[in-house]
RNA sequence: GGGGCAGUAGCUCAGCUGGGAGAGCGCGACAAUCGCACUGUCGAGGCCCGGGGUUCGAUCCCCCGCUGCUCCA
Numbered sequence: 001g002g003g004g005c006a007g008u009a010g011c012u013c014a015g016c017u018g019g020g021a022g023a024g025c026g027c028g029a030c031a032a033u034c035g036c037a038c039u040g041u042c043g044a045g046g047c048c049c050g051g052g053g054u055u056c057g058a059u060c061c062c063c064c065g066c067u068g069c070u071c072c073a
Stems, first nucleotide, its partner, number of pairs: 001072007010025004019056001027043005049065005
């Protein structure tokens, strides 16, 4: 220098014809227990890596850039 993959909640990740942003763990409250843990119910927490474009509408499609992993040279 070139090719490929990835970037979504505190962490690990889903989101497979473009229209609802989600799960598990973690965190808070409540229930249950003499109490702790386990368990159950409810809840908080995200401007979906950044910018631009297409579209009535973009996490998703297109372009540029940033970061990480990997392959080639």